Transfer RNA from a Bacillota bacterium, 73 nucleotides, folded computationally.
The source organism's lineage runs through Bacteria, Bacillati and Bacillota.
Its mean pLDDT, the model's own confidence on a scale to 100, is 82.
Its Rfam family is "tRNA". Its family is annotated with triplet codon-amino acid adaptor activity in the Gene Ontology. Rfam classes the family as a transfer RNA.

[in-house]
RNA sequence: GGGGACGUAGCUCAGUUGGGAGAGCGCCGCCCUUGCAAGGCGGAGGUCGGCGGUUCGAACCCGCUCGUCUCCA
Numbered sequence: 001g002g003g004g005a006c007g008u009a010g011c012u013c014a015g016u017u018g019g020g021a022g023a024g025c026g027c028c029g030c031c032c033u034u035g036c037a038a039g040g041c042g043g044a045g046g047u048c049g050g051c052g053g054u055u056c057g058a059a060c061c062c063g064c065u066c067g068u069c070u071c072c073a
Stems, first nucleotide, its partner, number of pairs: 001072007010025004019056001027043005049065005
């Protein structure tokens, strides 16, 4: 330098007709307990890597770009 894959909550990851942004764990509060853990209930937490385009509408389609992994040179 060229090809491919990946990038969504603090972590690990879902997300297929293009229209609701989600799960588990973690975190906070309450209940329970002598106390802790477990358990129950509730809650906070997001630029869907960035920019642009297509579209009535984009995490999802297209282009460029950044980062990580990998293959080739």